[in-house]
Context: one part of a larger RNA
């Protein structure tokens, strides 16, 4: 020097990506307890005090008196707390052996399919599950408690519907043409029936085109120019394009490039954090939007308490190792 561990003057996060680690706290009794809230909670909130033993009285709870210690939950077991923001409502689940989470699930919500020998799934089939169920049921998809809400667009893609028209396969029917030849003819040739080659027109399904509907279906949701009696800005006007031009709400955000945007707060000093602004490179409404009590081994910021994390080291115990014996 290494591993485990104990203590440490003064300071107390100055350490560091980060209070990581360690320390603090701790049981029981009494008092006391805020914002907010879905009225259940929050809450052991926070914070303050007590705690041993002996004797007397008392059924007991307890009351009074005395007494020891530095210390009475004397060892061991045994919450650190507060404020604020993000995400996810919650308990739960997950990458057995680098990820426990904001991911998955969830109750709730919505759309859609299915009338029962159901839809759907497995199987070549028989058959089975669904279900010994029957639309308050079962399958699928999305969203994800709760509260308030959920805007515009059906042009494209998808799905549904309707049947007028167009298109259209095999097939059916089959006009006609060619080959062959009984027959006719002096010959050239004509040529029935049959067989055969080919074949116009007509009939004819779904689908597609066409038409209509449909967004909690896949999705999409503009540009330029001018204008108010300082300036600036533009309620207003013009114009082009579109299926329609982003509504409410939120906004430098888990989304903001420029960017450490600007202002305010917190600090002596703050690229992080909180509150605003809106110039949204490139938010936005069930790929949900905005809030939200409670909850979280989640993530960011701050404060108190506490400490060898540090200033900056030091001392001890046990172990392991090395040398000598």
């Nucleotide at each position: 020097a290494c591993c485990u561990u104990u203590c440490u003057a003064a300071g107390g996060a100055a350490c560091u990506c980060u209070g990581c680690a360690a320390a603090u706290u701790a049981g029981c009794c009494u008092c006391g307890u805020a914002a907010c809230u879905u009225c259940g909670g929050g809450a052991a909130a926070a914070g303050a005090g007590g705690u041993g033993c002996u004797c007397a009285c008392g059924u007991a709870a307890g009351u009074g008196a005395g007494u020891c210690a530095c210390a009475g939950u004397a060892a061991a077991u045994u919450g650190c707390g507060u404020u604020u923001a993000g995400c996810g409502a919650c308990u739960g689940u997950u990458u057995a052996a680098c990820a426990a989470a904001a991911a998955c699930a969830c109750a709730g919500c919505a759309c859609u399919c299915u009338g029962c020998c159901a839809c759907g799934u497995c199987g070549u089939a028989a058959g089975a599950c669904u279900a010994a169920g029957u639309a308050u049921a079962g399958g699928g998809u999305g969203u994800g408690a709760c509260a308030a809400g959920u805007g515009a667009c059906c042009a494209a893609u998808g799905c549904g519907g309707a049947a007028a028209g167009a298109u259209c396969g095999a097939g059916g029917u089959g006009a006609g043409u060619g080959g062959u030849u009984a027959g006719c003819g002096a010959a050239a040739g004509c040529g029935a029936a049959g067989c055969u080659c080919u074949g116009a027109a007509c009939c004819c399904a779904a689908g597609u085109c066409c038409c209509c509907g449909u967004g909690a279906a896949u999705g999409u949701c503009g540009g330029c120019c001018g204008u108010a009696a300082c300036u600036a800005u533009a309620a207003c006007g013009g114009u082009c394009c579109u299926a329609a031009g982003g509504u409410a709400g939120c906004g430098a955000a888990a989304u903001u490039c420029c960017u450490u945007g600007u202002c305010g707060g917190g600090u002596a000093a703050g690229u992080u954090c909180c509150g605003a602004c809106c110039u949204g490179c490139a938010c936005g409404a069930a790929u949900c939007u905005u809030g939200u009590a409670a909850c979280g081994a989640c993530u960011g910021a701050a404060c108190g308490a506490c400490u060898g994390u540090c200033u900056c080291g030091g001392a001890g115990a046990g172990g392991a190792u090395c040398u000598c014996g």
The part of an RNA shown here (large-subunit ribosomal RNA, domain IV) has 325 nucleotides and comes from a metagenome. Model confidence (mean pLDDT): 87 of 100. Its Rfam family is "Bacterial large subunit ribosomal RNA". Rfam links the family to the GO terms ribosome and structural constituent of ribosome. The RNAcentral record of the full RNA draws on SILVA.